Background
Predicted 3D model of a 75-nucleotide RNA (transfer RNA) from Virgisporangium aliadipatigenens. The organism belongs to Virgisporangium, within Bacteria. It was read from a public genome assembly. Its Rfam family is "tRNA". The family's RNA type in Rfam is transfer RNA. Its family is annotated with triplet codon-amino acid adaptor activity in the Gene Ontology.
RNA sequence: GCCCUGUUAGCUCAAUGGGAGAGCGUCCGCCUGUCGAGCGGAAGGCCGCCGGUUCGAUCCCGGCACGGGGCGCCA
Repeated sequence: GCCCUGUUAGCUCAAUGGGAGAGCGUCCGCCUGUCGAGCGGAAGGCCGCCGGUUCGAUCCCGGCACGGGGCGCCA
């Protein structure tokens, strides 16, 4: 340098062109003699950034940034 792939909640990850979700964690409550377990609820997200396509983009296209993998070059 080229190719592939990933980036979504604090962590690990789903999802789909038209309501953004789960588990764990955090907080509150219930339960319990207490803790834990269990049960219920809540908070928490510019869906990496910029641009484009579209009536509409987290999703499709291009560029960029960062991570992972592969290939190549170094007279």